[in-house]
RNA sequence: CAAGCUAGCCGGGUGGUCGCGGCCUGGAUCUCCAGGUCGAGGAAAGUCCGCACUCCAAAGAGCACGGUGCCGGCUAACGGCCGGGCGGGGUGACCCGACGGAAAGUGCAACAGAGAGGCAUAUUACCGGCCAGGGCUAUGGCUCUCGGCCGGUGAGGGUGAAACGGUGGUGUAAGAGACCACCAGCGGUGGCAGAAAUGUCGCCGGCUCGGCAAACCCCACCGGGAGCAAGGUCAAGCAGAGUGGAUGGCUGACCUGGUCUUUCGGGACCAGGGUAGUCGCCGGAGCUGCUCGCUCCGGAUGACACUCGGGUAGACCGCGCGAGCGCAGCAGCAAUGCUUCGCCAAGAUAGAUGACCACCGCCCGUUUAUACGGGCACAGAAUGCGGCUUACAGGCUGGCUUGACAU
RNA sequence: GGGCCUGUAGCUCAACGGCAGAGCGGUCGGCUCAUAACCGGUUGGUUCUAGGUUCGAAUCCUAGCAGGCCCA
Numbered sequence: 001c002a003a004g005c006u007a008g009c010c011g012g013g014u015g016g017u018c019g020c021g022g023c024c025u026g027g028a029u030c031u032c033c034a035g036g037u038c039g040a041g042g043a044a045a046g047u048c049c050g051c052a053c054u055c056c057a058a059a060g061a062g063c064a065c066g067g068u069g070c071c072g073g074c075u076a077a078c079g080g081c082c083g084g085g086c087g088g089g090g091u092g093a094c095c096c097g098a099c100g101g102a103a104a105g106u107g108c109a110a111c112a113g114a115g116a117g118g119c120a121u122a123u124u125a126c127c128g129g130c131c132a133g134g135g136c137u138a139u140g141g142c143u144c145u146c147g148g149c150c151g152g153u154g155a156g157g158g159u160g161a162a163a164c165g166g167u168g169g170u171g172u173a174a175g176a177g178a179c180c181a182c183c184a185g186c187g188g189u190g191g192c193a194g195a196a197a198u199g200u201c202g203c204c205g206g207c208u209c210g211g212c213a214a215a216c217c218c219c220a221c222c223g224g225g226a227g228c229a230a231g232g233u234c235a236a237g238c239a240g241a242g243u244g245g246a247u248g249g250c251u252g253a254c255c256u257g258g259u260c261u262u263u264c265g266g267g268a269c270c271a272g273g274g275u276a277g278u279c280g281c282c283g284g285a286g287c288u289g290c291u292c293g294c295u296c297c298g299g300a301u302g303a304c305a306c307u308c309g310g311g312u313a314g315a316c317c318g319c320g321c322g323a324g325c326g327c328a329g330c331a332g333c334a335a336u337g338c339u340u341c342g343c344c345a346a347g348a349u350a351g352a353u354g355a356c357c358a359c360c361g362c363c364c365g366u367u368u369a370u371a372c373g374g375g376c377a378c379a380g381a382a383u384g385c386g387g388c389u390u391a392c393a394g395g396c397u398g399g400c401u402u403g404a405c406a407u
Numbered sequence: 408g409g410g411c412c413u414g415u416a417g418c419u420c421a422a423c424g425g426c427a428g429a430g431c432g433g434u435c436g437g438c439u440c441a442u443a444a445c446c447g448g449u450u451g452g453u454u455c456u457a458g459g460u461u462c463g464a465a466u467c468c469u470a471g472c473a474g475g476c477c478c479a
Base pairs, nucleotide, nucleotide: 001403002402003401004400005399006398007397008396009395010394012360013359014358015357016356017355018354020039021038022037023036024035025034026033027032041378045389046388048387049386050385051384052383053227054226055225056224065223066222067221068220069219070084071083072082073081074080085099086097087096088095089094100218101217105216106215107212108211124156125153126152127151128150129149130148131147132145133144134143135142136141165183166182167181168180169179170178184208185207186205187204188203189202190201191200192199193198231317232316233315234314240308241307242306243305244304248279249278250277251276252275254273255272256271257270258269259268260267261266281299282298283297284296285295286294287293324343325342326341328339329338330337331336361376362375363374364373365372366371408478409477410476411475412474413473414472417431418430419429420428425462432450433449434448435447436446437445455471456470457469458468459467
């Protein structure tokens, strides 16, 4: 210098004007004005995990269902993080891994192939015996066949993603862990290192038993349910319960019954019902600041007033001092924990956090330069917190690796 | 806030982990004076995207994207 790996951080800046939401102070007094102060994120997102908080349920254990899955540590907890082991990738820095069990059981493996999971298998192949046919012959036999039958073998060729250990030898009619040496794996067992996962060094067993559990399943561990529309406080209206409440007078028509009277057509009186008017009573509204009064409406078939419990709309709390943030020190490899000091940093409710101007920074376009124009990544709180995942223009810092060159 | 489902040809839908198909459509030819119907041929796929498990993935798993439904 180039190409990379990794950890962390920023993600437009400064000033001014106007506007919006919360809080405080002051003024006005019914929701307004003035001043001050604070006002999005690393992901506020996806809602994939884990908690706090609240209500409900609940002896304990088990089944079912769901989740997690090498070991140790951290943490309130976790499927998160840190360290270690093992496996895989990269020259390397470093990165990735659902990484318990396939000799508990069930299941799956298309096509090809002799055979695909059984101590299984043969129309290729090797070998032996018998038969058939041919050739040679010294008649003892030898040898050949795209021949037939029976038997042995699973070594060779071949198929496949995968074929029941590998190499060399012994052995055999031909062969084969059938046997031997070495190597690989598995199971058992012992020593050493380690807290463990695990590693390493031996011994024994020819045991060779394959793959898939992100197929069912088995094993170990974890999980009560619901969610801030949780939950709580105050409480219009409507409905409900209780108490109070005007409970009268006069007149007229009508109906029913009774008594008296009659010239037999009716009439009078009394009682009850019911209705209309009017006066009074009660309540409400208006004329007014109040009373009287006046007008209108309603009521005695209960208006209206008061009280009560639950509780809807609505308002308030939950809701911003917390597993809090920053700096430093200590313990620890680290995650993380402890301590001192300092700080208080959005809380809306259909949802405020925006716009413009000036200068500067960066990017893009036009441009010889200057200058001009456009733009500022992803995205936006809604009970809070710890993680994961996903999106993200551009930039900064630390550490490390490989290659080239120079000294 | 909580729960669930779907994504396959232009459209509507199938497909046991083993060669992705059917109907309609498009197109070409035939029949007809012509069109439709009918007959025959033919065409058409990143199985939403990325990664993983597996010999092998539309199918199983993880993450994302898009759409839809239910409850409070």
This is a predicted complex of two RNAs, RNase P RNA and transfer RNA, with 479 nucleotides together. The prediction has a mean pLDDT of 78.